[in-house]
Predicted 3D model of a 380-nucleotide RNA (Bacterial RNase P class A). Rfam family: Bacterial RNase P class A. By type it is a ribozyme. From the family's description: Ribonuclease P (RNase P) is a ubiquitous endoribonuclease, found in archaea, bacteria and eukarya as well as chloroplasts and mitochondria.
């Protein structure tokens, strides 16, 4: 210098003019409110609302059955489907990246197309024995049939271990050697997932659980329009059904069971839709130190940082900085590969936007900067 990997930070600054929202103060006003002034006033994702929690209300005597979620191991955390470290498998020369990563000898289902046959498989071609017929002097060839055979061909994503040999009519783990893989046992290392080594066994076991299912663990429901206080408005009528031979309701998935029980359902008609609390100080943010590989935890110090409710947080101008393009000026630094300066003109600045609050994940984003590491090239 080129190509790349990982992690992190920022998301223009200052000034002026006009404007908006909450709150404090002052003035006017009985009040509603108006005017003035001061403080504060969006984000790294405020977004999607996909997980988890706080908070609020309802529920929570018992038994049974469902339903949903998670899934290598150890840790972190309020919790999680998140994060960190490690293991296993896969990819990359490498830094590093990816994994929806329990169980397929508990059982059931499925495996398209092609193919003869797709799971205690299968004789289409081929190979072999025997029989029959034809041809031929014969060896043999052709056609057919009863069988044997999974070594070879062919189909397929996948054809029931691989290679070599023995054996056989031809063959075959039928037998043998080595290798791969499976199950069980033992030893060593590790908290563990797992790794390394040894022995025995039968010769071999397909895939799919984001199919049912099995195993382990977790889960009550609804959400700030939660929920509460105050103020205010109104008008009832008809039909059906039921009052212990009981409608209906509750136990917020269902059943058993238990409890309440005189109203309930449909239709027509009428009224309200204001204010306040909840509301922002919180698993909060910043700095330093210590423990830990890390996620994170502990201690000390400092800070206060939006609360709107048809929903404020904006617009314009100027200067500077940044980026891009064009033109011009300089001939700078370094042994070298190579690197850089100044001026003028024009243009550009994204994604997006609080609504009870946090922790994550995912997605969008003009650009700018920093750190660590890998591979290659060139020069000394």
């Nucleotide at each position: 210098c080129g190509a790349g990997u990982c992690g992190g930070u920022c998301g223009g600054a200052c000034g002026g003019u006009c404007g908006c929202g909450u709150g404090g103060c002052c003035u006017g006003g009985c009040a509603a409110c108006a005017g003035g002034u001061c403080c504060c006033g969006a984000g790294g994702a405020a977004c999607g609302u996909c997980c988890g929690g706080g908070c609020u209300c309802c529920g929570a005597a018992g038994g049974g059955c469902a339903a949903g979620g998670u899934g290598g191991u150890g840790g972190c955390u309020a919790a999680c489907g998140g994060c960190c470290a490690c293991c296993c498998g896969g990819g990359g020369c490498g830094a590093c990246c990816c994994g929806c990563g329990g169980g397929a000898c508990a059982g059931u289902g499925c495996c398209a197309c092609a193919g003869a046959g797709a799971a205690c498989a299968g004789a289409c071609c081929g190979c072999c024995u025997c029989c029959c017929g034809g041809c031929g002097c014969a060896a043999g060839c052709c056609g057919g049939g009863c069988g044997g055979u999974a070594a070879g061909g062919g189909u397929g994503a996948a054809a029931c271990g691989g290679u070599g040999g023995u054996g056989c009519a031809a063959g075959a783990g039928a037998c043998c050697a080595c290798c791969a893989g499976c199950g069980c046992c033992c030893c060593c290392g590790g908290u563990g997932a797992c790794g390394g080594g040894g022995g025995c066994g039968g010769c071999u076991a397909g895939g799919u659980a984001a199919a049912c299912c099995c195993c382990a663990c977790c889960u009550g429901g609804a959400g700030c329009a939660a929920g509460g206080u105050c103020a205010g408005a109104c008008a009832g009528g008809a039909a059906g059904u039921g009052c212990u031979u009981g409608a209906g309701g509750g136990c917020g998935g269902c059943c058993c069971g238990c409890c309440c029980g005189a109203g309930c359902u449909u239709c027509c008609g009428g009224g309200u839709a204001g204010a306040c609390c909840g509301c922002u100080c919180g698993a909060g943010c910043c700095c330093u130190g210590c423990g830990g590989c890390a996620a994170c935890g502990c201690a000390g110090g400092g800070c206060c940082u939006a609360g709107a409710u048809g929903g404020a947080u904006g617009a314009c101008c100027g200067u500077c900085a940044c980026c891009c393009g064009g033109c011009c000026c300089a001939c700078g630094g370094g042994u070298a590969a190579c690197c850089a300066g100044g001026g003028c003109c024009g243009g550009g600045g994204a994604c997006a936007g609080a609504a009870c609050c946090c922790g994550g994940c995912g997605u969008a984003c003009a650009g700018a900067c920093c750190g660590a590491c890998u591979c290659g090239u060139c020069c000394g």